Background
A computed fold for a 74-nucleotide RNA from a Chloroflexota bacterium, annotated as transfer RNA. Its Rfam family is "tRNA". It is annotated as a transfer RNA. The organism belongs to Chloroflexota, within Bacteria. Model confidence (mean pLDDT): 82 of 100.

RNA sequence: CGGGGUGUAGCUCAGUCUGGUGGAGCGCCUGCUUUGGGAGCAGGAGGUCAUGGGUUCGAAUCCCGUUACCCCGA
Numbered sequence: 001c002g003g004g005g006u007g008u009a010g011c012u013c014a015g016u017c018u019g020g021u022g023g024a025g026c027g028c029c030u031g032c033u034u035u036g037g038g039a040g041c042a043g044g045a046g047g048u049c050a051u052g053g054g055u056u057c058g059a060a061u062c063c064c065g066u067u068a069c070c071c072c073g074a
Base pairs, nucleotide, nucleotide: 001073002072003071004070005069006068007067010026011025012024013023020057028044029043030042031041032040050066051065052064053063054062
């Protein structure tokens, strides 16, 4: 320098193909249960979907650029 992949909750990851209410597990908070802890049960909080634009009535999803990391090639 060229090509490809990844970036979504505190952590690990689905969801993208086929645009239409942003999710799961673990963790965290509150309550119940327990002598207490743990386990269990019920409820809850937590997201500019890496980033800047574009298309669209509507974008995590489609298009263009940028950026961090990983892989391959030179």